[in-house]
Predicted 3D model of a 94-nucleotide RNA (Glycine riboswitch aptamer) from an Alphaproteobacteria bacterium. The prediction has a mean pLDDT of 81. Rfam family: Glycine riboswitch aptamer. Its family is annotated with glycine biosynthetic process in the Gene Ontology.
RNA sequence: GCGCGGCAUCACGGGAGAAUCCGGUCCGCAAGGGCCGGUGCCGAAGGAGCAACCGCCCCGGUAAACUCUCAGGCAAAAGGACCGGAUGCAGCGA
Numbered sequence: 001g002c003g004c005g006g007c008a009u010c011a012c013g014g015g016a017g018a019a020u021c022c023g024g025u026c027c028g029c030a031a032g033g034g035c036c037g038g039u040g041c042c043g044a045a046g047g048a049g050c051a052a053c054c055g056c057c058c059c060g061g062u063a064a065a066c067u068c069u070c071a072g073g074c075a076a077a078a079g080g081a082c083c084g085g086a087u088g089c090a091g092c093g094a
């Protein structure tokens, strides 16, 4: 140097779902925007919960893209699990 997976990072690429709903109020000529309240809805930031299984078996450990929606979100923007790419670190292999 090559390949393989692991961890981390990246202003890199792709990346879904669900009311640009209703009301009040403020700014504004208007368009539009801010704030507050209400109802409906979404799951792929984060968070929480549980099975098989395991244990020192009263109890506890332990998963998710499953479940719950606390948080977050429901035009655009931003964010976004996950996948790909790049870089770095140590490891394994011929």
Base pairs, nucleotide, nucleotide: 002093003092004091006089007088008087009086010085012084013083014082019039021038022037023036024035025034026033027032040074041073042072046070047068048067049066053061054060055059